[in-house]
RNA sequence: GCCCGGUUAGCUCAGUUGGUAGAGCGCGGUACUUUUAAUCCUGAGGUAGAGGGUUCAAGUCCCUCAUCAUGCG
Numbered sequence: 001g002c003c004c005g006g007u008u009a010g011c012u013c014a015g016u017u018g019g020u021a022g023a024g025c026g027c028g029g030u031a032c033u034u035u036u037a038a039u040c041c042u043g044a045g046g047u048a049g050a051g052g053g054u055u056c057a058a059g060u061c062c063c064u065c066a067u068c069a070u071g072c073g
Base pairs, nucleotide, nucleotide: 001072002071005068006067007066010025011024012023013022019056027043028042029041031039049065050064051063052062053061
């Protein structure tokens, strides 16, 4: 330099044919327990890597850039 894939909550990830974004773990609170842990219930937390375009509507389609990883040279 080239090809391909990824970037979504603190972490690991899902998200169907474009139609108002979720899970597990973690975190806060309640219950239980002598206490912790475990368990039950509950809550908070994301402008989706950045910018632009298409569309009535974009996490999803298109373009550029950044970054990560694999392969080739």